[in-house]
């Protein structure tokens, strides 16, 4: 120094003709059931199922275009090859 692949919620991950609201597990949060622990009831601990809520301007900037995660172009950071 070239070539070429990746970057999307806390983790992950799909979005493949450029077209409505960026899809889904995991975590987190709340509510229900049902067990279980702590001497009974109240209330509480953990746990396994149900249902719900939040959470992203898609690495940064530009630029095309009615419309960009997507398509062009500078850059950043990761990876592989070749010299």
């Nucleotide at each position: 120094u070239g070539u070429c692949c990746c970057a999307u919620g806390g983790c992950u991950u799909a979005g493949u003709u450029g077209g409505u609201c960026a899809c889904g597990g995991c975590g987190u949060c709340c509510g229900a059931c049902u067990g279980u622990u702590a001497u009974u009831c109240c209330u509480c601990u953990c746990a396994a199922u149900c249902g719900g809520a939040a959470g992203a301007u898609c690495g940064a900037g530009a630029g095309u275009u009615c419309a960009a995660g997507u398509c062009u172009c500078u850059c950043u950071g990761g990876g592989a090859c070749a010299g």
Notes
The RNA shown here (transfer RNA) has 83 nucleotides and comes from Termitomyces sp. Mn162. Its mean pLDDT, the model's own confidence on a scale to 100, is 80. Rfam family: tRNA. Gene Ontology term of the family: triplet codon-amino acid adaptor activity. About the family: Transfer RNA (tRNA) molecules are approximately 80 nucleotides in length. Taxonomically the source falls in Termitomyces (Eukaryota, Fungi, Agaricomycotina, Lyophyllaceae).